[in-house]
RNA sequence: UUUUCGAAAGGGCAAACCCCUGGUAACAGGGAGACGCAAAGCCACGGGUUCAUAAGAAAUAUGAAUAGCCGGGUUACCGAA
Numbered sequence: 001u002u003u004u005c006g007a008a009a010g011g012g013c014a015a016a017c018c019c020c021u022g023g024u025a026a027c028a029g030g031g032a033g034a035c036g037c038a039a040a041g042c043c044a045c046g047g048g049u050u051c052a053u054a055a056g057a058a059a060u061a062u063g064a065a066u067a068g069c070c071g072g073g074u075u076a077c078c079g080a081a
Stems, first nucleotide, its partner, number of pairs: 005079002012037002018031005035068001041074003045071003048066007
């Protein structure tokens, strides 16, 4: 120095609920608020889940969403065991 790992320190992000806005919706953005998180930074590549449309008994197909569902990719603060 790098990788793994995650003590300490400095900090960071921000669930649910509520308000406003957008959207058919899922959901997203902002404010307030903290359940939690060592990547709860970013990416829709794979799977899952959700919404919409078509068809309809279902299955299925297309589009949208979810990164705080999991896997994967990528970047990164600190430096004890």
Molecule: c-di-GMP-I riboswitch aptamer
Organism: Nitrospira sp.